Predicted 3D model of a 504-nucleotide part of an RNA (small-subunit ribosomal RNA, 5' domain) from an uncultured bacterium. Its mean pLDDT, the model's own confidence on a scale to 100, is 85. RNAcentral holds the full RNA, with entries from ENA and SILVA.
[in-house]
Context: one part of a larger RNA
RNA sequence: GACGAACGCUGGCGGCGUGCUUAACACAUGCAAGUCGAGCGGUAAGGCCCCUUUGGGGGUACACGAGCGGCGAACGGGUGAGUAACACGUGAGCAACCUGCCCCUAGCAUUGGGAUAACCCCGGGAAACCGGGGCUAAUACCGGAUACGACCACCGAUGACAUCAUCUGGUGGUGGAAAGCUCCGGCGGCUAGGGAUGGGCUCGCGGCCUAUCAGCUUGUUGGUGGGGUAACGGCCCACCAAGGCGACGACGGGUAGCCGGCCUGAGAGGGUGACCGGCCACACUGGGACUGAGACACGGCCCAGACUCCUACGGGAGGCAGCAGUGGGGAAUAUUGGACAAUGGGCGAAAGCCUGAUCCAGCAACGCCGCGUGAGGGAUGACGGCCUUCGGGUUGUAAACCUCUUUCAGCUCCGACGAAGCGCAAGUGACGGUAGGAGCAGAAGAAGCACCGGCCAACUACGUGCCAGCAGCCGCGGUAAUACGUAGGGUGCAAGCGUUGCUC
Numbered sequence: 001g002a003c004g005a006a007c008g009c010u011g012g013c014g015g016c017g018u019g020c021u022u023a024a025c026a027c028a029u030g031c032a033a034g035u036c037g038a039g040c041g042g043u044a045a046g047g048c049c050c051c052u053u054u055g056g057g058g059g060u061a062c063a064c065g066a067g068c069g070g071c072g073a074a075c076g077g078g079u080g081a082g083u084a085a086c087a088c089g090u091g092a093g094c095a096a097c098c099u100g101c102c103c104c105u106a107g108c109a110u111u112g113g114g115a116u117a118a119c120c121c122c123g124g125g126a127a128a129c130c131g132g133g134g135c136u137a138a139u140a141c142c143g144g145a146u147a148c149g150a151c152c153a154c155c156g157a158u159g160a161c162a163u164c165a166u167c168u169g170g171u172g173g174u175g176g177a178a179a180g181c182u183c184c185g186g187c188g189g190c191u192a193g194g195g196a197u198g199g200g201c202u203c204g205c206g207g208c209c210u211a212u213c214a215g216c217u218u219g220u221u222g223g224u225g226g227g228g229u230a231a232c233g234g235c236c237c238a239c240c241a242a243g244g245c246g247a248c249g250a251c252g253g254g255u256a257g258c259c260g261g262c263c264u265g266a267g268a269g270g271g272u273g274a275c276c277g278g279c280c281a282c283a284c285u286g287g288g289a290c291u292g293a294g295a296c297a298c299g300g301c302c303c304a305g306a307c308u309c310c311u312a313c314g315g316g317a318g319g320c321a322g323c324a325g326u327g328g329g330g331a332a333u334a335u336u337g338g339a340c341a342a343u344g345g346g347c348g349a350a351a352g353c354c355u356g357a358u359c360c361a362g363c364a365a366c367g368c369c370g371c372g373u374g375a376g377g378g379a380u381g382a383c384g385g386c387c388u389u390c391g392g393g394u395u396g397u398a399a400a401c402c403u404c405u406u407u408c409a410g411c412u413c414c415g416a417c418g419a420a421g422c423g424c425a426a427g428u429g430a431c432g433g434u435a436g437g438a439g440c441a442g443a444a445g446a447a448g449c450a451c452c453g454g455c456c457a458a459c460u461a462c463g464u465g466c467c468a469g470c471a472g473c474c475g476c477g478g479u480a481a482u483a484c485g486u487a488g489g490g491u492g493c494a495a496g497c498g499u500u501g502c503u504c
Stems, first nucleotide, its partner, number of pairs: 001503001003501001005500005012371006018364002020329001025327003029324003034071003039068002042064002046062001047060005078282003088206007097199002102195007110144004119134006150174006156167004180187002208254003215245003220242008257279004261272004284305005307318004335361001337360003343357001344355004374404004384395004408445001410440005418431001421428002448493005453474003459488005469476002
């Protein structure tokens, strides 16, 4: 000097930030991912209309529970356990790759079929839930047709960087597309090519400690053939060869998420990786795949384990390292708040719905910054305190007193921007009656902390008597202590001041 700090004493206001560094310990409760009726069959509840024996029944589709279907749920949010690794940073490469939604271009959308949930009936179970029979729809599912492209064989041209790549090249063959809805404006569907975005893979270089770790390795290193993948590859497998790495530190052990940055320093460098941004990894522990454009998936599934809970003992349920909150650990770290008004995200044609992302509010001097606790005048230098050589000195213009001012806080009234949005319109702001403005009253409500032997700015008295104590180093204290304790005075900072811890 700096801090995500803590502790002690003290504490007026505001703005902007920041706030479990420890137990990746365990979690009660609520919320954190839904949406679409303009895909579908429908109608549980509500609205409207009709009937009614007032129990209810029917219609409408305004609307919509549950269901089928679509998109999303792989984003956003959290954490840093693991990881010394192509994990990260940086620079290259992929003639070895994928990419939903979005944009551009070209073409197409033909003809059929069988189911199934919801619903009804029956049954099993304490529950979670499950089984059987019957009916029905679709942008759900499955055939046929057509089709550039794909694959295979042959041929040609062009380009190169080894394998090769390219041509909407040619001929033949193989097997593959589609979906409708509509308020008539549109919104969608399929194929192919291109773009954009996002990702996957490979390589050069770079960044910890330890040699009291010196040898390590059998899918190991390479080849041939195959499997697998979007894709190269010993990624996996069979066979063959015997290789591969290492004092330029292999292998082992310890520690650690990496970076932009941040702190310090004239710099070189050293330290660090909280907040914000990028990347990675993880989601009770371990393993696995399914679905999908994308996951090996925090609030999905299956298995195993530990733990907790329910149970009718047969069997089930759960995963806060999301936001709050609880216990525990700890020197130590906040509200079980408001709103979707804005920004952004998901779905939807839209209205809109959802959004603990986000925007705000609450708590904490935890940090930075700003402001205030009054201003001017006022000496016979009051009283009191302290010291004294008893003359006086000092506190000290300080107070009193006079004249003013009213920031901030308080009270009254007015009162936003953020909305150039959304909506046909009416209307629509969580923050918030906040910020801000006008007015009112009165110096009124607002100062402490550390230090005063030297380093280091600031000195006397009393008490104590190597005691009690101080202390960062040197060192103070054993009867005159500027070093301990108290008081007066002083010095330094100031809503803070000191101490401790870490680092430069």
It matches the Rfam family "Bacterial small subunit ribosomal RNA".